RNA sequence: CCUAAGCUGGGCGAUGGCGUCCGCCUGGGCUUCGAGCCCAAACCGCCCGCAAUGGGCUAAUGACGCCUGUUCUCAC
Repeated sequence: CCUAAGCUGGGCGAUGGCGUCCGCCUGGGCUUCGAGCCCAAACCGCCCGCAAUGGGCUAAUGACGCCUGUUCUCAC
């Protein structure tokens, strides 16, 4: 320096938190070189309407469980 295998960090999945699992992204720059900052990526719901800065609507989950908040119904 190259190749292969293994291990492992961070971020994201339309409204909060925790746990488990699943999926997706993970590239670059600067610096006082401690990992700190910045950019990028993944991500940012649905219907009507030519469009709109218009109108209407579902959901605290990517999935499961729990907590919190909100709404509806029933019972005490």
This is a predicted structure of a 76-nucleotide RNA (Fluoride riboswitch aptamer (crcB RNA motif)) from Palaeococcus pacificus. Its Rfam family is "Fluoride riboswitch aptamer (crcB RNA motif)". Rfam links the family to the GO terms positive regulation of gene expression and response to fluoride. The sequence is in RNAcentral, with records from Ribocentre.